This is a predicted structure of a 95-nucleotide RNA (SAM riboswitch aptamer (S box leader)) from a pig gut metagenome. The coordinates come from a structure-prediction model, not an experiment, and the mean pLDDT is 80. RNAcentral holds the sequence, with entries from MGnify.

[in-house]
C1' cells in the first nucleotide's frame, strides 16, 4: 500500500519505581505499584497444521496477537436531538 477484523474472550508472580489509557477535551486506572521487561498461566483462532458430516464446521501442535473500562467516551459529516450510519486516526492479521 491492498484486503479482512476491530461490543465477546481472557492474569497472576517476579523485577522496577511513576506514570498510563494512539494523538486533542472528558472520564477513568495507577504507590493497595503506572510504564517497561521476564516466567508461568489463559483468551481467541488470522496465518499454518490436522480432522472433516464439505458448513468460513472442528481442534489447537508451531508462527504472530491479545489478557481495565466497545478501539473507554466524544470529536469530522449525514440522518436528526435517544439512536444509527459513514469518514479520518490507530491496532492485529495475511499479502
Nucleotide at each position: 500500500c491492498u484486503c479482512a477484523u476491530c461490543a465477546a474472550g481472557a492474569g497472576u508472580a517476579g523485577u522496577g519505581g511513576a506514570g498510563g489509557g494512539u494523538a486533542c477535551g472528558g472520564c477513568c486506572c495507577u504507590u493497595u505499584g503506572a510504564a517497561a521487561c521476564u516466567a508461568c498461566a489463559g483468551c481467541a483462532a488470522c496465518c499454518c497444521u490436522u480432522c472433516u458430516u464439505u458448513g468460513u464446521g472442528a481442534a489447537a501442535a508451531g508462527g504472530u496477537g491479545c489478557u481495565a473500562a466497545u478501539u473507554c467516551c466524544g470529536a469530522c459529516g449525514g440522518c436528526g436531538u435517544a439512536g444509527c450510519c459513514g469518514g479520518u486516526a490507530g491496532a492485529u492479521g495475511a499479502g